[in-house]
c-di-GMP-I riboswitch aptamer from a soil metagenome, 84 nucleotides, folded computationally. Of the family's consensus pairs, 100% are formed in the model. Its mean pLDDT, the model's own confidence on a scale to 100, is 89. The sequence is in RNAcentral, with records from MGnify. Rfam family: c-di-GMP-I riboswitch aptamer. Rfam links the family to the GO term cyclic-di-GMP binding.
């Protein structure tokens, strides 16, 4: 970061399997991406099993990560190719 070449990766949908959900993995398929490669370190979301607190208390609601998103931004480290 180009009307360039060679690749790559795969969103949502649907299946399956794991999770209390967010979600992961696999498969399917292409929404797109110059790091859409890889790290939760910094923020930002996103869930609440569990633990607290409150009610009209068999229920419900609120709060909070140890849980999760790297395809939310930065940041750290690797990496293809070579026009201006």
């Nucleotide at each position: 970061g180009a009307c360039a070449a060679a690749g790559g990766c795969a969103a949502a949908c649907c299946c399956g399997u794991c999770g209390a959900a967010a979600g992961a993995c696999g498969g399917c398929g292409a929404c797109g991406c110059a790091a859409a490669g890889c790290c939760a370190c910094g923020g930002g979301c996103c869930u609440a099993c569990g633990u607290c607190c409150c009610c009209u208390g068999c229920g419900g609601g609120g709060a909070u990560a140890c849980g999760g998103c790297c395809g939310c931004c930065g940041g750290g480290c690797c990496g293809c190719c070579g026009a201006a």